[in-house]
RNA sequence: CUCUUAUCCAGACAGGUAGAGGGAUCGGCCCGAUGACACCUGGGCAACCGGUCCUCCCCAACGGGAGGAUGCGGUGCCAAUUCCGACGGCGGCACACGCCGAGAGAUGAGAG
Repeated sequence: CUCUUAUCCAGACAGGUAGAGGGAUCGGCCCGAUGACACCUGGGCAACCGGUCCUCCCCAACGGGAGGAUGCGGUGCCAAUUCCGACGGCGGCACACGCCGAGAGAUGAGAG
């Protein structure tokens, strides 16, 4: 980087460095010199994968499956629903608004 698959309306901030843009893209709307974004340190959230433990089921056994707990290890995350929309459909008088699906993106796990 590509493919497969699951999830994305919940949750979680302090200090330091630095100094101008940032929120993937475009439009909107926001955040930002009362210092954003990024990086570092510490802290936290969560429970995808692994570990450990518990309950139940299958098996002659090895072992396997389902659910739960923990938060030890590997990631991830800590403004706004993935901030909202973008393409298609439905409802609607409607370029208002609402709903559904797709696409795109992010993250985990597996494969190449």